[in-house]
RNA sequence: UAACGACAAGGGCAAACCCGGCGAAAGCCGGCGACGCAAAGCCAACGGGUCUACCGCCACGCAAGUGGCCAGGAUGGCCGGGCCGCCGAA
Numbered sequence: 001u002a003a004c005g006a007c008a009a010g011g012g013c014a015a016a017c018c019c020g021g022c023g024a025a026a027g028c029c030g031g032c033g034a035c036g037c038a039a040a041g042c043c044a045a046c047g048g049g050u051c052u053a054c055c056g057c058c059a060c061g062c063a064a065g066u067g068g069c070c071a072g073g074a075u076g077g078c079c080g081g082g083c084c085g086c087c088g089a090a
Stems, first nucleotide, its partner, number of pairs: 004088002012037002018031005035077001041083003046080003049075003056069005
C1' cells in the first nucleotide's frame, strides 16, 4: 500500500414497539429503546429493485365521487457501484 476482519482495545451507529412533531401517502425528524451493523459514514443528479400517488392524465358518473396510470416523492438498515474513514490478531 492492497486485501482481510478477531470472543482484541477504545469508541460509534441504532431495527421494532411506544410518545411528540411534519407529510396526501410512502416515509422523515426528535425522545425512549436495542434487532442488528466493520462502513448501519456520505451519494437517490450512477444503475437496478421495492414502497407511495398530492398534483396531473385517462375512464365512469348529472354531481358528490369511484377506479386506473404516472416520480418529480421515499428507501444508502434492498442490491450493485462511487467517494471518504477508525483499529490491527490470524
The prediction has a mean pLDDT of 90.
Predicted 3D model of a 90-nucleotide RNA (c-di-GMP-I riboswitch aptamer) from a Chloroflexota bacterium.
The model forms 100% of the base pairs in the Rfam consensus.
Taxonomically the source falls in Chloroflexota (Bacteria, Bacillati).